[in-house]
Context: one part of a larger RNA
RNA sequence: CCCUCGUUAAGGAACUCGGCAAUCUAGCCCCGUAACUUCGGGAGAAGGGGUGCCCACUUUGGUGGGUGGCACUAAAUAGGUCCAAGUGACUGUUUAACAAAAACAUAGGUCUCUGCUAAAGCGUAAGCUGAUGUAUAGGGGCUGAUACCUGCCCAGUGCUGGAAGGUUAAGGAAAGAGGUCAGCGCAAGCGAAGCUUUUGACUGAAGCCCCAGUGAACGGCGGCCGUAACUAUAACGGUCCUAAGGUAGCGAAAUCCCUUGUCGGGUAAGUUCCGACCCGCACGAAUGGUGUAACAACUUGGACGCUGUCUUAACGAGGGACUCG
Numbered sequence: 001c002c003c004u005c006g007u008u009a010a011g012g013a014a015c016u017c018g019g020c021a022a023u024c025u026a027g028c029c030c031c032g033u034a035a036c037u038u039c040g041g042g043a044g045a046a047g048g049g050g051u052g053c054c055c056a057c058u059u060u061g062g063u064g065g066g067u068g069g070c071a072c073u074a075a076a077u078a079g080g081u082c083c084a085a086g087u088g089a090c091u092g093u094u095u096a097a098c099a100a101a102a103a104c105a106u107a108g109g110u111c112u113c114u115g116c117u118a119a120a121g122c123g124u125a126a127g128c129u130g131a132u133g134u135a136u137a138g139g140g141g142c143u144g145a146u147a148c149c150u151g152c153c154c155a156g157u158g159c160u161g162g163a164a165g166g167u168u169a170a171g172g173a174a175a176g177a178g179g180u181c182a183g184c185g186c187a188a189g190c191g192a193a194g195c196u197u198u199u200g201a202c203u204g205a206a207g208c209c210c211c212a213g214u215g216a217a218c219g220g221c222g223g224c225c226g227u228a229a230c231u232a233u234a235a236c237g238g239u240c241c242u243a244a245g246g247u248a249g250c251g252a253a254a255u256c257c258c259u260u261g262u263c264g265g266g267u268a269a270g271u272u273c274c275g276a277c278c279c280g281c282a283c284g285a286a287u288g289g290u291g292u293a294a295c296a297a298c299u300u301g302g303a304c305g306c307u308g309u310c311u312u313a314a315c316g317a318g319g320g321a322c323u324c325g
Stems, first nucleotide, its partner, number of pairs: 001320008010311002014309001019306001027051005036041001038145001052067006068072001080304007087296002092104002108143007120129003147290003151221003156218002158214005165209003171203002175199006183190002222240005249283001250280001261277005
């Protein structure tokens, strides 16, 4: 010096990204317990007091008396607490061996498919699962308890329905053209039937074009100019474009670049935090929006208690390192 422990004057988070780590707290009995709340909780809230041994009585709970210690759950084992915010409702699950979470799941919600030899899935098939189930059932997608809600757009894409017209395959096929050769012809050439090569009017389904519907389907949800009797602002007006121009709610947010926005609170001092404002670079309604009791080895800020985290280090114990053997 290193590792694992123990103790520490005064101070008590001044340490640090951050109270990380380590203290504090702790059992049982009694008293007493707030906001909020889904009335179950919150709650062991918080905060106080008691606690040994002996004797007597005792309805075995205690009551009375005595008595020792600095200290009586006398050693060991055994919650630190509170306030506020974010996220996820909760219990649960997860990256075996760097991530336990706000990720996944969940009950609940909703859309869609499926009438039974069901849909869906596995398999070449036989067959099997679904299910010895039958729409209060089963499969798939999205959302994610509960509360209040879930706005506008069907132009594009998807899906569903429609069938008048257009387009459209294989197949079928009228007709035409070429080759071959019986025949005709002096020759040039013409050339039936058959066989064959080729073109092909016409016919020909779904699909697509087309017509509708559909957003808890994929998705999308504007710009410029002017205007009120101070100024400022614009309820109001004009104009262009669009399928429609973002409603309620929330908002410098796990989302805000400028930005440490501005104001207020907390501190002596606060880029974090809380409450507001709204100028939302680039929130927004089941890719859910906004709240919310309870819960969390979650994330953030603050406070009390407590401490070697620190001011600032010291001593001690065990084991290493080191020296000698």